[in-house]
Context: one part of a larger RNA
RNA sequence: GGCACAUGGUGGAUGCCUUGGCAUCAAGAGCCGAUGAAGGACGUAGGAGCCUGCGAUAAGCCCUGGGGAGUUGGCAACCGAGCUGUGAUCCGGGGGUGUCCGAAUGGGGGAACCCAGCACGAGUCAUGUCGUGUUACCCGCGCCUGAAUAUAUAGGGUGUGUGGAGGGAACGCCGGGAAGUGAAACAUCUCAGUACCGGUAGGAAGAGAAAACAAAAGUGAUUCCGAGAGUAGUGGCGAGCGAAAUCGGAUGAGGCUAAACCUUAUGCGUGUGAUACCCGGCAGGGGUUGCGCAUGGGGGGUUGUGGGACCAUCUGGAGGGGUCUGCCGGCUUCUCAGACAGUAAGAAAGUGUGCGUGAAGUUGAAGUCCAUUGGAAAGUGGCGCCGUAGAGGGUGAUAGCCCCGUAAGUGUAAGCGCAUGCCUGUUGGAUGGUAUCCCAAGUAACACGGAACCCCUGAAAUUCCGUGUGAAUCUGGCGGGACCACCCGUUAAGCCUAAAUACUCCUUGAUGACCGAUAGCGGACAAGUACCGUGAGGGAAAGGUGAAAAGUACCCCUGGCGGGGAGUGAAAUAGUACCUGAAACCGUGUGCCU
Numbered sequence: 001g002g003c004a005c006a007u008g009g010u011g012g013a014u015g016c017c018u019u020g021g022c023a024u025c026a027a028g029a030g031c032c033g034a035u036g037a038a039g040g041a042c043g044u045a046g047g048a049g050c051c052u053g054c055g056a057u058a059a060g061c062c063c064u065g066g067g068g069a070g071u072u073g074g075c076a077a078c079c080g081a082g083c084u085g086u087g088a089u090c091c092g093g094g095g096g097u098g099u100c101c102g103a104a105u106g107g108g109g110g111a112a113c114c115c116a117g118c119a120c121g122a123g124u125c126a127u128g129u130c131g132u133g134u135u136a137c138c139c140g141c142g143c144c145u146g147a148a149u150a151u152a153u154a155g156g157g158u159g160u161g162u163g164g165a166g167g168g169a170a171c172g173c174c175g176g177g178a179a180g181u182g183a184a185a186c187a188u189c190u191c192a193g194u195a196c197c198g199g200u201a202g203g204a205a206g207a208g209a210a211a212a213c214a215a216a217a218g219u220g221a222u223u224c225c226g227a228g229a230g231u232a233g234u235g236g237c238g239a240g241c242g243a244a245a246u247c248g249g250a251u252g253a254g255g256c257u258a259a260a261c262c263u264u265a266u267g268c269g270u271g272u273g274a275u276a277c278c279c280g281g282c283a284g285g286g287g288u289u290g291c292g293c294a295u296g297g298g299g300g301g302u303u304g305u306g307g308g309a310c311c312a313u314c315u316g317g318a319g320g321g322g323u324c325u326g327c328c329g330g331c332u333u334c335u336c337a338g339a340c341a342g343u344a345a346g347a348a349a350g351u352g353u354g355c356g357u358g359a360a361g362u363u364g365a366a367g368u369c370c371a372u373u374g375g376a377a378a379g380u381g382g383c384g385c386c387g388u389a390g391a392g393g394g395u396g397a398u399a400g401c402c403c404c405g406u407a408a409g410u411g412u413a414a415g416c417g418c419a420u421g422c423c424u425g426u427u428g429g430a431u432g433g434u435a436u437c438c439c440a441a442g443u444a445a446c447a448c449g450g451a452a453c454c455c456c457u458g459a460a461a462u463u464c465c466g467u468g469u470g471a472a473u474c475u476g477g478c479g480g481g482a483c484c485a486c487c488c489g490u491u492a493a494g495c496c497u498a499a500a501u502a503c504u505c506c507u508u509g510a511u512g513a514c515c516g517a518u519a520g521c522g523g524a525c526a527a528g529u530a531c532c533g534u535g536a537g538g539g540a541a542a543g544g545u546g547a548a549a550a551g552u553a554c555c556c557c558u559g560g561c562g563g564g565g566a567g568u569g570a571a572a573u574a575g576u577a578c579c580u581g582a583a584a585c586c587g588u589g590u591g592c593c594u
C1' cells in the first nucleotide's frame, strides 16, 4: 500500500408522515369608492422583535343575541398586574372611534411631509399656540350678476346633488391592431381580427320580436348545445379557410313609441260689414270668438290574412258632473260594479298574513367489562351493547360503543323565495266603405373608394363605413345570390326586453387510480421574505426529538466547546447539530498478501 471482515465519522438519499398545495363538482356571492376605496406608512400590550388585530376611545369602546368557566391573540415561555356566575374570554348582528398617505380633493410636494384662508371654540393681559368644521376640478339643475353691443349671449358668482373622478382575477361589448410562424423559399394568402393597446359596462354582457328563412310544402324573436359537416363553397383552386337551411335538445315572453286625427297653451301671420264663432235640431242668450304656420302638453294609434286615421250603421251595467240656458240626441269626465293585468321589461311605490329558507348555536345512541402481550391497548382471546349514527379526525400501536363528531331532530334577527289579501293600473265591442289623410328622409337606392360575410372582385346578391347624387307612402317599398318577368315572403330607415349562455379575485361544503418537501402554488418555515438590479424587474434556500420536556438534578475533565459518570425515558447510536440514516468521502481494529 492492497484485499476481506468488523466498527465509527461525515453526508442527507430512501422509507414513513403532513400543517401546505393542485384539480374538479355543488351551492352562494358577483362589486368596493368623496359617508374617502383598493393598497400602504406610522403607531398601538407592563416587558425587545416579527406576525395577527386595532387606530390617539388604538390585541380595543357601546348596544344586542348566543354561550357557560375559565381568561388577558400567535411564535412563546417567564415575571408582574388584572378580569370573571353582578356571566368574563369567546362566537354572531348593529353602532361608535378610525392618525397620516393614497382618486386625494384648501395650497404645495421628492407618497405617508411642509404651509395656509375662513367660521366657531379653548387658552393668554395681548400676540404666538391649540381643537372642531370648512375651502379642489368637471357635469346637471336653480338663483344672482353680466362684456364687446341696445335687447341679448359669452363669461363670472352662488346654492344644490348619498352626480362623476379611483380600484378590481376572469368573462362582455366597442375602437385601434402586429410579428415570429405556415405556405417546406416568398409577395396575394396564413398566423388573426389572435397577442397587445385604448374606451366602457354588468353580474352577466351582447343579441332579440322578421323590410327573416324557405320553396310550390311550410316555419314563426334572440341566445346556447348536439347533428347537418370538414359537407356546400372559397382558395398563388397552394398552404389553408369554411358556412347555412333543416333536424334533435336547453330556455321560453313579449312590449312601448313616431305619424295621420281631435284637443289645449304660447308666439307669429292673415282676414271681415264681424251675417265667420259658441256640438246638432227647436227656442232663447252671449259677444269677436275665425283661418293658416311653428313649438310644447294631453288624447288617439302601433299593423302585413296590410294597419290606423276618417266616415257610416248596429249593439251597450248603474249613478253623478261638465259641454252658454231649457228639451231631445251626441260628446266628455268622475264614482261604483264587472273584466283583465301588475311592481324582472312593458307606469310605479309599498304593506299585512301564512309557509319555507336563513347568523352565532343546541340535543345527539351504545363497554372504558374480564384476561393477555406491551412503556402505553384502540391489538389478541372472551363476554356484551347501539345503529335513521360502521363518514371522518383525535386519544401513549389498528376504537361503531373514550373524546370531537356523524345520522336524525331543533333554534333566531335582518334578508331571500313562494302563496294570498290590501294596493296600483287598464278597459266598450262588431260590421261596412275605399273617395280623402298617415304609416319613421338627406333615409333607401345608385356611382366611386374601402370593409364584414364560407365568398381573395369575382356573374357577386346581402350587410356596414367614407365622398357625391338622391326617391316613393299601399296601385307604395324591400328581399328570395348579377339582372328582368311571374310567383312567394316581408314591412327598413325609433326604443325596451327575463331565461337558457360565458367567467371565478372571493365564501362554504364535498370529492380525487392528484402531489407528498429537488414533488405540490415561487411560497407547508420571518415568502413575493432574504438577496440581486439605478429601474422596470428578477427571486431563493429552509418541514419531522419524544406519547409526554419527563430537554439530563448532582459529581468529574475543561478557558470554552465538548465529553465521562449519574438520572429521565420503551428507546439517548431519540440529547433540541435531535425519526429512518443509503452512497460518494475519511478513519479505527483484526486477519491475509506484498
Stems, first nucleotide, its partner, number of pairs: 001593009015579001016544002020515002022512007029504002031167002039101003042055003046079002049075003061095006070083003106115003116135007137164002139161007171202001172200005182189001186236001212219002223250005233241002254496003257440001261299010277286002279329006304474001306439004310433006317336007338427005350422008361410003367383001368399001369382004384401002386390001392404003445469008455481001476491005531538002551578001554565004